[in-house]
Context: one part of a larger RNA
RNA sequence: GGAUGAACGCUGGCGGCGUGCUUAACACAUGCAAGAGUGGCGAACGGGUGAGUAACACGUGACCAACCUGCCCACCGCUCCGGGAUAACGCGGGGAAACCCGCGCUAAUACCGGGUACUCCGGUGCGGGCGCAUGCCCGCGCCGGGAAAGCCCAGGCGGCGGUGGAUGGGGUCGCGGCCCAUCAGGUAGUUGGGGGGGUAACGGCCCACCAAGCUUACGACGGGUAGCCGGGCUGAGAGGCCGAUCGGCCACAUUGGGACUGAGACACGGCCCAGACUCCUACGGGAGGCAGCAGUGGGGAAUUUUGCGCAAUGGAGGCAACUCUGACGCAGCAACGCCGCGUGCGGGAUGAAGGCCCUCGGGUUGUAAACCGCUUUCAGCAGGGAAGACUUCGACUGUACCUGCAGAAGAAGCCCCGGCUAACUACGUGCCAGCAGCCGCGGUAAUACGUAGGGGGCGAGCGUUAUCC
Numbered sequence: 001g002g003a004u005g006a007a008c009g010c011u012g013g014c015g016g017c018g019u020g021c022u023u024a025a026c027a028c029a030u031g032c033a034a035g036a037g038u039g040g041c042g043a044a045c046g047g048g049u050g051a052g053u054a055a056c057a058c059g060u061g062a063c064c065a066a067c068c069u070g071c072c073c074a075c076c077g078c079u080c081c082g083g084g085a086u087a088a089c090g091c092g093g094g095g096a097a098a099c100c101c102g103c104g105c106u107a108a109u110a111c112c113g114g115g116u117a118c119u120c121c122g123g124u125g126c127g128g129g130c131g132c133a134u135g136c137c138c139g140c141g142c143c144g145g146g147a148a149a150g151c152c153c154a155g156g157c158g159g160c161g162g163u164g165g166a167u168g169g170g171g172u173c174g175c176g177g178c179c180c181a182u183c184a185g186g187u188a189g190u191u192g193g194g195g196g197g198g199u200a201a202c203g204g205c206c207c208a209c210c211a212a213g214c215u216u217a218c219g220a221c222g223g224g225u226a227g228c229c230g231g232g233c234u235g236a237g238a239g240g241c242c243g244a245u246c247g248g249c250c251a252c253a254u255u256g257g258g259a260c261u262g263a264g265a266c267a268c269g270g271c272c273c274a275g276a277c278u279c280c281u282a283c284g285g286g287a288g289g290c291a292g293c294a295g296u297g298g299g300g301a302a303u304u305u306u307g308c309g310c311a312a313u314g315g316a317g318g319c320a321a322c323u324c325u326g327a328c329g330c331a332g333c334a335a336c337g338c339c340g341c342g343u344g345c346g347g348g349a350u351g352a353a354g355g356c357c358c359u360c361g362g363g364u365u366g367u368a369a370a371c372c373g374c375u376u377u378c379a380g381c382a383g384g385g386a387a388g389a390c391u392u393c394g395a396c397u398g399u400a401c402c403u404g405c406a407g408a409a410g411a412a413g414c415c416c417c418g419g420c421u422a423a424c425u426a427c428g429u430g431c432c433a434g435c436a437g438c439c440g441c442g443g444u445a446a447u448a449c450g451u452a453g454g455g456g457g458c459g460a461g462c463g464u465u466a467u468c469c
Stems, first nucleotide, its partner, number of pairs: 001469004006465005013341006019334002021299001026297003030294003035041001048252003058176007067169002072165007080114004089104006120145011150157003178224003185215003190212004195207003227249004231242004254275005277288004305331001307330003313327001314325004344374004354365004378410001380405005388396001413458005418439003424453005434441002
């Protein structure tokens, strides 16, 4: 000098666009954040946070002949015959509540049985082709197994099996990116094997048995620290530091564990168990999880409204109408940042007054003011008034913008002036009071302290502190 999610002090006119708990992953009142019953779909997305993690978590490249993929797209084929229930609801009952129980009625694309199904799955036979190993693909048979659902009815919306695609995911490997050797040895499912279980799938993932391996100075193991990246800051670059906002990936959801449902979870606003904590209770029992949006307490130098709207964009559901959406779009607060604008312009000397200095002659503040003329940005008042929406629908919003009106009118401070470093005098003080980034100032003439006048710098900011280059 540059930079910041900043804070603090003094000061503060307007607008645009951004940004705003870096600390206690501390605790949470209240409202809302995923949908009203059966069924289905969604709730695994979107939103939050960075605790954990030094790891195939991430980045990059490659591989899966070892895998899955609801909704969507293309193609092929199918959609037959039956059955029994149950919520809602009604009646009755228990309980303080949470909620529960009994009896009765009912529907379905809910549930169940049977039939059929080349390509599907399991087994098996024959033939053909291919490969980077295990192997893979195609054709023709045989045995066994597996399906469906209807609704409005012009025409559509669906259902089931199969193949392929698309999208999303799972897995494996090469390479890359922190500190400590005052951490030197580590390891028992440990390393490998054939066999089995499990999984969508490979695998010591898990299990029994067998072998005795495996890793390490090219840093194992241990400890500390840390989410990773695109990127950001700085720098001529090399590099160093950082990982807020936005985007990608990961991990987590009071702490720990577990599975259920499902195409997908081991599931923030689902379930179960255990722990800590909080709340209600009629003492018999119950309820809860803001690292969603707002908001509260607390911690802290420090970080906002318990706002409006689904109008737009996007998402879920629905044939649709539409419903939901604290995602999002907006508004509010904060000079927190960046950018833009204004606080007036021209004239005006005999150089007023006042202030300060003085050698008492004067100098300076200073064209500065007064005064004369002019203008009206922004703010103010009045009138008009969009685009964003395509046919309905505009939260923002009577907003942006346009026109008119009045009047210099409402709008300047902060730091510094010994050297580094741009800017000097007077008084006060007297190693006191104080200053200070370094050198250093102050003990009676202090350009270094305090005040004043003057000056320098920046300007709605200016300084200080902290941190990085």